Molecule: RNase P RNA; transfer RNA
Organism: Eubacteriales Family XIII. Incertae Sedis bacterium
RNA sequence: UGAGUAAGCCAGGCAAUCGCGUGCUUUAUGCAUGAGGAAAGUCCGGGCUCCGCAGGGCAAGGGCGCCGGAUAACGUCCGGUGAAGGUGACUUUAAGGAAAGUGCAACAGAAACACACCGCCGUAAUGGAACGCGCUAUGGCGCGUGACAUGGUAAGGUUGAAAUGGUGAGGUAAGAGCUCACCGGCGGCAUGGUAACAUGCCGGCCGUGUAAACCCCGCCCGGAGCAAGGCCAAGCAGGGUAUUUUUCCGGUGGUUUUCCGCCGGAAUGUCAAGUGGCUGCCCGUCACUGCCCGGUAGGUAGGCCGCAUGAGCCUGUUGGCGACAGCAGGUCUAGAUAGAUGAUUGCUUAAUACAGAACCCGGCUUAUGGCUUGCUCAUUUU
RNA sequence: GGCGCCAUAGCCAAGUGGUAAGGCAGAGGUCUGCAAAACCUUUAUCCCCGGUCCGAGUCCGGGUGGCGCCUCCA
Repeated sequence: UGAGUAAGCCAGGCAAUCGCGUGCUUUAUGCAUGAGGAAAGUCCGGGCUCCGCAGGGCAAGGGCGCCGGAUAACGUCCGGUGAAGGUGACUUUAAGGAAAGUGCAACAGAAACACACCGCCGUAAUGGAACGCGCUAUGGCGCGUGACAUGGUAAGGUUGAAAUGGUGAGGUAAGAGCUCACCGGCGGCAUGGUAACAUGCCGGCCGUGUAAACCCCGCCCGGAGCAAGGCCAAGCAGGGUAUUUUUCCGGUGGUUUUCCGCCGGAAUGUCAAGUGGCUGCCCGUCACUGCCCGGUAGGUAGGCCGCAUGAGCCUGUUGGCGACAGCAGGUCUAGAUAGAUGAUUGCUUAAUACAGAACCCGGCUUAUGGCUUGCUCAUUUU
Repeated sequence: GGCGCCAUAGCCAAGUGGUAAGGCAGAGGUCUGCAAAACCUUUAUCCCCGGUCCGAGUCCGGGUGGCGCCUCCA
C1' cells in the first nucleotide's frame, strides 16, 4: 500500500424566523417538552385484558432438540464439544435416534438392500456330452483329459448421487476381515472432564442413504387479542308518574318463628309534574312535554380510562471468562385518534443514508450513511 | 393497529421430492381457389434469495408484491 476479518461508536451541534402536538399557568405575541437503531417485518418469547378451567393427568394438534449456564420467558444470548470451510485472522452449524417399525431411492444399472450381467475358479464338491488308454463275459467297467451345467466368488468391469469399510501384504482353486499391519467406524472397559466429549487399551463387531418423509425418544405449549377490555350516555324502545311514603307500638291469623298478612294507634314524608282532547266541572281515559326506574347503546366512529414509574434509564462499584446478577447514588424522558414532532437561512462540520411511535417490554430478521480500533494474509522499501 | 391467505406461459389453471398436465389466446405449417373449421408444431428463471437432499414448483428459513377479515346476532 492492497485485500480480508472481528469488535465498537455516532446518527448531529449552535443561532434566527415561521409552523404543529401535549402539559402547566398569570389564558398570552407565555413557558417547558416532543421518534428510532431499526419506530419496519409481525418471525419468536413475555407482561396486560377477556373467555374457558376446582385441581391434576392423558389424548389430539403444534413447536423445540450436542453439553453446561444466563434470563420473567424464548426458537434469544454466553461459554464449551464435535463436524465443515478458509493459507490465515476467523467463520458457519435445525448437531437426538436409520442397530424399533413403515415408506421412498426417478433414469441408468445384473443388482438400490439384496442380487449375479460380463468376468474369475476347475486337482474344493456334484453331474457330465465327447475323446484317449486299459480290462472284458461285448452288456459294460476303471483311469485320464474334459467343452458345458450346477456350484464357488464379490477381487476387477459396467451404471449411478450412492454398490456390501479403505490401502498394502499374506492366504486361496479363484476369492473374501479369511488372517495380519495401519487408517476409519461400532461396541466394551479404564482415566480426565459437571457434561457434550477427549485420550488409551481390548474385541474383526464392519449393519446403504434419507427423520427441513411418517415415526420413536426427551422437553414445552389452554384460546383470542388494546378494533383486548372497563366506565359514562346523546339517542332508542318499555314500565311508572301517588286514594298514601317510611318507622315504631299494641292486638290477631298463618301448627313454630326474628318472617308474612289483617285491624287499631302514634310519629313522619308528599304541589315532578304540567298542558291539551273527549267535556263546562269531578272521576276516568287518551296524546304531548317533562321527571323516575331498570334495559339497550356498536357507528356514515361520541367522551373518558386502559396509555406512559417500567423485567425503566444513567453513573459508580462488587462477583463472574462471559451472557448476566447484586449493591449504592442520580433521574422521569412523546402519548396523538385523521393522527404533532416540520420548513428556510447562516456557522461548524462527514452530518449525508435507511426510515416515522399508536398498549408495553426482551430478542431475531431485513433496510441503511459515516467513523475508529485490534488482528490476518500478500507485495514493496528500510 | 391487529389477524389470516395467495403468487405456476399473455389469460384460466392441474401438479405424492424424480422429463412442469390440460384449456383459451398468439405464431408457424398442413388442408383450400381464398378463408373458416379441423389437424400438427411451437411458447416457463414455477415471484426473489439462501438452506436440507443425489435431486426442490413441492420441504425449511428470510424477503417482495397482492388480497381478505376485525363490533353485535346468526